[in-house]
This is a predicted structure of a 72-nucleotide RNA (transfer RNA) from Byssovorax sp.
Its Rfam family is "tRNA". Rfam's curators write: Transfer RNA (tRNA) molecules are approximately 80 nucleotides in length.
Its mean pLDDT, the model's own confidence on a scale to 100, is 83.
The organism belongs to Byssovorax, within Bacteria.

RNA sequence: GGGAUGAUAGUUCAACCGGGAGAACACUACCCUCGCACGGUAGGGAUCGGGGUUCGAGUCCCCGUCGUUCCA
Numbered sequence: 001g002g003g004a005u006g007a008u009a010g011u012u013c014a015a016c017c018g019g020g021a022g023a024a025c026a027c028u029a030c031c032c033u034c035g036c037a038c039g040g041u042a043g044g045g046a047u048c049g050g051g052g053u054u055c056g057a058g059u060c061c062c063c064g065u066c067g068u069u070c071c072a
Base pairs, nucleotide, nucleotide: 001071002070003069004068005067006066007065010025011024012023013022019055027043028042029041030040031039048064049063050062051061052060
């Protein structure tokens, strides 16, 4: 320098062909307990950055950043 692949919540991961952004753990409040833990109920929290296509983009296209990997 070129190719492939990935980036979604604090963490680990889903999202099927473009159409309601979810789970687990963690966090907060309440219940439970003499208290803590466990357990139960409820809640807050995210699409790497910019642009484009589209009625509609996590998903498609372009550029950039970073990680992994292959070639030189």